Predicted 3D model of a 477-nucleotide part of an RNA (small-subunit ribosomal RNA, 3' major domain) from a metagenome.
The full RNA is in RNAcentral, with records from SILVA.
Model confidence (mean pLDDT): 84 of 100.
It matches the Rfam family "Bacterial small subunit ribosomal RNA".

Context: one part of a larger RNA
RNA sequence: UGACGGGGACCCGCACAAGCGGUGGAUGAUGUGGAUUAAUUCGAUGCAACGCGAAAAACCUUACCUACCCUUGACAUGUCAGGAAGUCCGCUGAGAGGUGGAUGUGCCCGAAAGGGAGCCUGAACACAGGUGCUGCAUGGCUGUCGUCAGCUCGUGUCGUGAGAUGUUGGGUUAAGUCCCGCAACGAGCGCAACCCUUGUCAUUAAUUGCCAUCAUUCAGUUGGGCACUUUAGUGAGACUGCCGGUGACAAACCGGAGGAAGGUGGGGAUGACGUCAAGUCCUCAUGGCCCUUAUGGGUAGGGCUUCACACGUCAUACAAUGGUCGGUACAGAGGGUUGCCAACCCGCGAGGGGGAGCCAAUCCCACAAAGCCGAUCGUAGUCCGUAUCGCAGUCUGCAACUCGACUGCGUGAAGUCGGAAUCGCUAGUAAUCGUGGAUCAGCAUGUCACGGUGAAUACGUUCCCGGGUCUUGUACA
Numbered sequence: 001u002g003a004c005g006g007g008g009a010c011c012c013g014c015a016c017a018a019g020c021g022g023u024g025g026a027u028g029a030u031g032u033g034g035a036u037u038a039a040u041u042c043g044a045u046g047c048a049a050c051g052c053g054a055a056a057a058a059c060c061u062u063a064c065c066u067a068c069c070c071u072u073g074a075c076a077u078g079u080c081a082g083g084a085a086g087u088c089c090g091c092u093g094a095g096a097g098g099u100g101g102a103u104g105u106g107c108c109c110g111a112a113a114g115g116g117a118g119c120c121u122g123a124a125c126a127c128a129g130g131u132g133c134u135g136c137a138u139g140g141c142u143g144u145c146g147u148c149a150g151c152u153c154g155u156g157u158c159g160u161g162a163g164a165u166g167u168u169g170g171g172u173u174a175a176g177u178c179c180c181g182c183a184a185c186g187a188g189c190g191c192a193a194c195c196c197u198u199g200u201c202a203u204u205a206a207u208u209g210c211c212a213u214c215a216u217u218c219a220g221u222u223g224g225g226c227a228c229u230u231u232a233g234u235g236a237g238a239c240u241g242c243c244g245g246u247g248a249c250a251a252a253c254c255g256g257a258g259g260a261a262g263g264u265g266g267g268g269a270u271g272a273c274g275u276c277a278a279g280u281c282c283u284c285a286u287g288g289c290c291c292u293u294a295u296g297g298g299u300a301g302g303g304c305u306u307c308a309c310a311c312g313u314c315a316u317a318c319a320a321u322g323g324u325c326g327g328u329a330c331a332g333a334g335g336g337u338u339g340c341c342a343a344c345c346c347g348c349g350a351g352g353g354g355g356a357g358c359c360a361a362u363c364c365c366a367c368a369a370a371g372c373c374g375a376u377c378g379u380a381g382u383c384c385g386u387a388u389c390g391c392a393g394u395c396u397g398c399a400a401c402u403c404g405a406c407u408g409c410g411u412g413a414a415g416u417c418g419g420a421a422u423c424g425c426u427a428g429u430a431a432u433c434g435u436g437g438a439u440c441a442g443c444a445u446g447u448c449a450c451g452g453u454g455a456a457u458a459c460g461u462u463c464c465c466g467g468g469u470c471u472u473g474u475a476c477a
Stems, first nucleotide, its partner, number of pairs: 001477002003474003007471007015461002019425005026316008034307002042053002064302007073127001077126002079123005086103007107116003129291002132289003138285002140280003143276001145274001150189006156165003169180003195268004200236007209226003214223002239262001242256005318418001322377007334365003339358002344353003384415001389410007431453007
C1' cells in the first nucleotide's frame, strides 16, 4: 500500500421488512447430469452453465456411428498434354460412383495454319484440406463485479524509502454531484449532458389518412374540405427559472404556485481503471503441435429424439372471481411477389376449390382475447382437468417408420393449492388477456416485440446478502 475480520462509524440496492404472484407436490414441454448406445457430435458447470451457442436436428443442417467409395482431391494458384462448353440416352448400384454410346462445335486475333481468353478432362508435383489439440501461446468479441462511483496523471510539497498528499475533513447529491475548508494547484478516463423514444403545444404538408360544415351513399361511398384525428419534418417547452421556509450570506433540501410534464418527467442506447490465466481455436482470424490413400473429401442409412433415475427453466391445471353455449364491444406493433391471399362454394373440422386485390397509411394476414349481456352447471375427481391410448383424416415435403404439426370421434391418468427450502416484482409495475415478428418447405408451451385490463405494500434499516467511503487490528501478500 492492499487484502481480510463472526472490529467500529456512515451510506446505498426488491438486500431485508411490508405486500402480491410464483417455484419446490401433479402431468406435459424443454435443457442438463447420469445411465445406456455402433453413435447417442461438440462446447457452456456457483452467482455469471442448465428453453445456453441452436432466430427451427425427418433428409440437408451434422461436426457423431455403420457401410460403400475418392486420393492434387468438394475449393485456390502454378506447369504440361488433350478437348469447345455443354446436351441426350443406355447398363450396373442404396446412392456416391463405375461403365458404354450419341450429339455438339461458340468468342477474340488471323487469309489459312495456328495462337489466346474462358470452361472441361487427364498426368506429375509444389500444395490444398482438417468443426483435429492447445482459450493456460493469442487477436477479436462477450459475460461478471456494475450503470457500482470510482480509477489515475502532471507539477509542487512531505517522507531515507516503499509511498503519502491531491481523492482526506464539514455539509450535500442518484453520482469523486456540487459548495466550503485545507500544501496543494490543475488535468484526464468515468458521472451528468449531447443521441433515440414517449408525454404537451405551435407551425409546414394532406394521400392511400381524417370528416366539423354542405350535398350524396348500404358504407367517408362519391363530390367537397384539411378544421379535427393521424402521419412526419421543423420548432417551443423544465432551468430549482419563481415564491416561502430551513441551511453557514454556500451547495442543497422541504413546501407551494404556474404548468401537459417538477426537481435525472418515464423508458432505451451508452459499461471507467481493472478482476475472474472467466467464456469462445466449433463465427472469424492466428502462433505452435498433429493427420496427409486420412484426423481430408463424397454417398446411403442410422444417431443427435434412448430412459430404473436426479436437477434447472417453463406450459397447463387442481376450478364457481370458474367451465360450457349464444349474442355483442374496443387495440397496438408488425409481415407480405418462390409472397399475403379477399368474396363465394364444399367439408363437423384441420383444410380443399376459387380467383379479386395488393410490391401495400390503399389489398391481404386479421374474428383481438380477457370484457359486457343472457343461459346452464351446483362442489362432485364433476359439464373441472387434460395426459395417455384406439380409429378416421388434413397439410408441408423426394420422403413424416425410427422422428413433424394439426383436425374429428371415442378414451378419459395424475391432480382437491403443494415439506424443508426458494424466486420475481415498487406503477401503467406485478398479475392477467390476447396479437405479431425473426428462424422457417413444415414444425414454438421457447425467444424478441406489441398493446388490453390493471392492483397491493414500503413502519423502517436491528437482522440476512451484495456494494461504496472513512477508521482500527493483523503472525496474511